Background: A computed fold for a 113-nucleotide RNA from an Anaerolineae bacterium, annotated as Glycine riboswitch aptamer. It was read from a public genome assembly, where an Rfam model found it.
[in-house]
RNA sequence: AAAUGAAAUCGGGGAGAGACUUUGCGCUAGAGAUAGUUGUAAAGCACCGAAGGGGCAAGUUUGGGCUGGCGAGCUCAGGCGAAACUCUCAGGUAAAAGGACCCGCUUUUUUUC
Numbered sequence: 001a002a003a004u005g006a007a008a009u010c011g012g013g014g015a016g017a018g019a020c021u022u023u024g025c026g027c028u029a030g031a032g033a034u035a036g037u038u039g040u041a042a043a044g045c046a047c048c049g050a051a052g053g054g055g056c057a058a059g060u061u062u063g064g065g066c067u068g069g070c071g072a073g074c075u076c077a078g079g080c081g082a083a084a085c086u087c088u089c090a091g092g093u094a095a096a097a098g099g100a101c102c103c104g105c106u107u108u109u110u111u112u113c
Base pairs, nucleotide, nucleotide: 001112002111003110005109006108007107008106010104011103012102013101018045020044021043022042023041024040025039026037027036028035029034046093047092048091052089053087054086055085059080060079061078062077063076064075065074066073067072
């Protein structure tokens, strides 16, 4: 000096799915019984996938067996093995918050000259 990748701060964008039911407490109304509640907690059923986490395909690898003159091939068992796929443990189902991921600034780092 240049380039690609990575990480962090900040800014912008960023989906899905019951503001469900019951009960307790709180609050409001009421003389009370009770009623209401987009306050809160617990339980239940339904649902979502994009924090995090689990699962696996090709491939690769270890060991055994078989075929073959060799190279090698076939087969059995195991290890490693990605995702926005899949599971739904966790999380979530008005707004807010959170949010994989994408874009921009800056800094750090990596590589090359």
Model confidence (mean pLDDT): 81 of 100.